Predicted 3D model of a 75-nucleotide RNA (transfer RNA) from an Acidobacteriota bacterium. Taxonomically the source falls in Acidobacteriota (Bacteria, Pseudomonadati). Its Rfam family is "tRNA". RNAcentral records the identical sequence in 2 taxa.
């Protein structure tokens, strides 16, 4: 310059092919049961403008354009 992956809870990830109703998990966080205390189990809770911007559609985490960040390759 160009082609290619990837961005979703505090982290690390599912979900995207085949668009569909209140976006999910493990961890952590907090609260609390249990213990003299912690640890570890267990119970509850509470966190997301799906990287931004627009665009197609009744309907977008999913599809389209651009852009950004991050990884990789080719010259």
């Nucleotide at each position: 310059a160009c082609c290619c992956c990837u961005g979703u809870a505090g982290c690390u990830c599912a979900g995207u092919a085949u668009g569909g109703a209140u976006a999910g998990a493990g961890c952590g966080a907090c609260g609390g049961a249990u213990u003299c205390c912690u640890a570890a189990u267990c119970c509850g809770c509470a966190g997301g403008u799906c990287g931004c911007c627009a665009g197609u559609u009744c309907g977008a985490g999913u599809c389209u354009g651009g852009c950004c960040a991050g990884g990789g390759g080719u010259g």